RNA sequence: GAGCUGGCCGGGCGGCCGCGUCACCGGGUUCCUUCCAGAACCCGGUGCCGAGGAAAGUCCGGACUCCGUAGGGCAGGGUGGUUGUCAACGGCAACCCGGGGCGACUCGCGGGACAGUGCCACAGAGAACAGACCGCCGCGUGCCCGGUUGCUGUCGGGAACGCGGUAAGGGUGAAACGGUGGUGUAAGAGACCACCAGCACCCCGGGUGACCGGGGUGGCUCGGUAAACCCCACCCGGAGCAAGACCAAGAGGCCCCGGCCUUCGGGCGGGGCUGCGCAGGCGUUCGAGGGCGGCCCGUCCGAGCCUGCGGGUAGGUCGCACGAGCCUGUCGGCGACGGCAGGCCGAGAUGGAUGGUCGCCGAACGGAGCGCCGCAAGGUGCCCGGGAACAGGAUCCGGCUUACAGGCCAGCUCGU
Numbered sequence: 001g002a003g004c005u006g007g008c009c010g011g012g013c014g015g016c017c018g019c020g021u022c023a024c025c026g027g028g029u030u031c032c033u034u035c036c037a038g039a040a041c042c043c044g045g046u047g048c049c050g051a052g053g054a055a056a057g058u059c060c061g062g063a064c065u066c067c068g069u070a071g072g073g074c075a076g077g078g079u080g081g082u083u084g085u086c087a088a089c090g091g092c093a094a095c096c097c098g099g100g101g102c103g104a105c106u107c108g109c110g111g112g113a114c115a116g117u118g119c120c121a122c123a124g125a126g127a128a129c130a131g132a133c134c135g136c137c138g139c140g141u142g143c144c145c146g147g148u149u150g151c152u153g154u155c156g157g158g159a160a161c162g163c164g165g166u167a168a169g170g171g172u173g174a175a176a177c178g179g180u181g182g183u184g185u186a187a188g189a190g191a192c193c194a195c196c197a198g199c200a201c202c203c204c205g206g207g208u209g210a211c212c213g214g215g216g217u218g219g220c221u222c223g224g225u226a227a228a229c230c231c232c233a234c235c236c237g238g239a240g241c242a243a244g245a246c247c248a249a250g251a252g253g254c255c256c257c258g259g260c261c262u263u264c265g266g267g268c269g270g271g272g273c274u275g276c277g278c279a280g281g282c283g284u285u286c287g288a289g290g291g292c293g294g295c296c297c298g299u300c301c302g303a304g305c306c307u308g309c310g311g312g313u314a315g316g317u318c319g320c321a322c323g324a325g326c327c328u329g330u331c332g333g334c335g336a337c338g339g340c341a342g343g344c345c346g347a348g349a350u351g352g353a354u355g356g357u358c359g360c361c362g363a364a365c366g367g368a369g370c371g372c373c374g375c376a377a378g379g380u381g382c383c384c385g386g387g388a389a390c391a392g393g394a395u396c397c398g399g400c401u402u403a404c405a406g407g408c409c410a411g412c413u414c415g416u
Stems, first nucleotide, its partner, number of pairs: 001414009011361007019050002022047010052390001056401002059399005064240004071297004076236005081095005096110001097108004111231002116229002118225003133170002135166007143158006178196006197221001199218008244318004252274006259268003276310007289301004325344008365385003369382005
C1' cells in the first nucleotide's frame, strides 16, 4: 500500500417546561363507620425507572393458554453432507465434498437421474434405443479433356447426377454418445491395442462419521434437469394473549318482603336466582349437532342446533414483566456451548408515555476564501457554512432476513 474476518458504538453535556407506570408524603371528595382505622378516585410534591441493534418483516423454533389425551390407514406439510450444540429450530460451530481466490478467506435449496414418467427453448442435418448439411470414400450412368490407335476400344484425370458407406475433420449449440497416440480400412469407427480420465463392484489401510489413500476386476463410456412429478430417510395435533381466567353490569323472566302508596286490580322501592325476546326450519335412541387437523374407518360427547328480526352490556382485574434473564470472574471444550462462584433488577402503555425549547460542543458533507506540498489531478492545515443514518415496544424468549449516515477496536493475508 492492497485486502480478509470478527466484535463494539451509533450524537454528547447542562438549564427550563412537560408525559407514563410504581413507591412515599400532604390535601380534598365519596363509601364504610360510635371512634380509630381502611378502601376508591382527584389535586400537588418528592424519588426510581422509562424503546432498539434492528423494537421492523412476522419467515422459522419454543415457553405459556385453551381445545373431551388427539387411535389406525390414506392424503398433506417440512427438513436433507457428517459430527456436535441448543428447551427447540430450517439456527449456530467444527469438519467433509465441490466452485472461486497467489493467500487470509469465501460461496453452495450439498440425499437419489441403472424404480418409473416428463422436459431440454434458440441455433443446428441431428438433442436421448440421435443424426449425413459440408467434407471424405466406394460403385453406377452419360458427358468433357489428355495419352495410345486406321477404327472399335483401352489407360489416366475432371466436374455433374443417382445409390450407398463413414461420426475421424468442419459448422451449430450450455450440451453432439470418453481423451491422446497407434493398428486397421476404400474412407472410417473402442472394430482392436497402449496410456489417461470416469463409472460400477470387490479387497486392504486411516477416520466416531461425511469421506480420504492404495490395489484389483468388468463392460469399453451409460447426457442434463428432482427450488418437475416422483422415490428414500427423519420430523410434524389444532388455534393463538382478541389465547385464557375472574369480577361487575345488563335487556327479559321467576321468587321473596316487619318498607311506602293504593281507587284493593296493583304500582314504587329493596333483595335473591337465571342470563334476553319473537318467528321459521331440523331433531331428542329411527340421534339433530359436535370433538378427534383434510378424508375414510373407528370412537366419544350428546339435547339442542341452524336462519332471520328486535333488544341489552360492551367496564374493570389478572395473564404481564424474576427470565432457557443480564454483568463479571473462573474451569472444561478447536468452537458453537456448558458447569461453578459472586453481583444486579433494566418499560409495561391501552386513543396507547419516552417529548418540546434554549445554550455549549459537535461527525458526515459543502466552500468560488487564505497558507503549505505537487507539473497536474489532487492532498492537507486554518477559516466560514452545516447540524446526525435506519427507525420506535404491546404476552415473552431463541434465531433468521431486511434497512442503516458515520465511527472505533482486534486478529490475519499478500506485495514492497
A computed fold for a 416-nucleotide RNA from uncultured Pseudonocardia sp., annotated as Bacterial RNase P class A. Rfam family: Bacterial RNase P class A. The family's RNA type in Rfam is ribozyme. About the family: Ribonuclease P (RNase P) is a ubiquitous endoribonuclease, found in archaea, bacteria and eukarya as well as chloroplasts and mitochondria. The organism belongs to Pseudonocardia, within Bacteria. RNAcentral holds the sequence, with entries from MGnify. Model confidence (mean pLDDT): 75 of 100.